RNA sequence: GGGCAAGUAGCCAAGUGGUCAACGGCGACAGACUGUAAAUCUGUUCUCUUCGGAGUUCGGUGGUUCGAAUCCAUCCUUGCCCA
Numbered sequence: 001g002g003g004c005a006a007g008u009a010g011c012c013a014a015g016u017g018g019u020c021a022a023c024g025g026c027g028a029c030a031g032a033c034u035g036u037a038a039a040u041c042u043g044u045u046c047u048c049u050u051c052g053g054a055g056u057u058c059g060g061u062g063g064u065u066c067g068a069a070u071c072c073a074u075c076c077u078u079g080c081c082c083a
Base pairs, nucleotide, nucleotide: 001082002081003080004079005078006077007076010026011025012024018066027045028044029043030042031041032040046055047054048053059075060074061073062072063071
């Protein structure tokens, strides 16, 4: 230099136009159980909230669309292959 793949919540990871604040697992917090702890079970785990809901978010920026994590352009980062 050329080609391919990947980037999503604290971590891993699913999701490929609308049913998505985003399956599931780990971790964390609270509660139940227990003499204590572990294990197990339940709930919560972006922000705000009158708990009804609202806002913002999927590497950055810009675009397409009524609507984007998902499609397009470009840039950044990582990995693999070729030279």

The RNA shown here (transfer RNA) has 83 nucleotides and comes from a Chitinophagaceae bacterium. Its Rfam family is "tRNA". From the family's description: Transfer RNA (tRNA) molecules are approximately 80 nucleotides in length. Its family is annotated with triplet codon-amino acid adaptor activity in the Gene Ontology. It was read from a public genome assembly.